[in-house]
RNA sequence: GCCGCUUUAGCUCAGGUGGUAGAGCACAUCAUUCGUAAUGAUGGGGUCAGAGGUUCGAAUCCUCUAAGCGGCA
Numbered sequence: 001g002c003c004g005c006u007u008u009a010g011c012u013c014a015g016g017u018g019g020u021a022g023a024g025c026a027c028a029u030c031a032u033u034c035g036u037a038a039u040g041a042u043g044g045g046g047u048c049a050g051a052g053g054u055u056c057g058a059a060u061c062c063u064c065u066a067a068g069c070g071g072c073a
Base pairs, nucleotide, nucleotide: 001072002071003070004069005068006067007066010025011024012023013022019056027043028042029041030040031039049065050064051063052062053061
C1' cells in the first nucleotide's frame, strides 16, 4: 500500500425484509435479615464510533473518515 471483519448502556453481547433501541452482569432504591450475603420487586443509564447521502422513516442501505483485529504484498 491492498483486501476483509469489528465499533450498540459501566462490562459482555443481541437487534428478521428499514418502522417506538433490548438482554445478562454491574449500579441505585425498596422488601426480606439482629446485621451482611443471597433472593425478590422497582428504577436510572444510549445522539447505536464520527460526518455526509438515499428514504415519509436508518443501529440497519450507500460513501468518506477514525480506532482495533486479521490476511496479502
Molecule: transfer RNA
Organism: Erythrobacter longus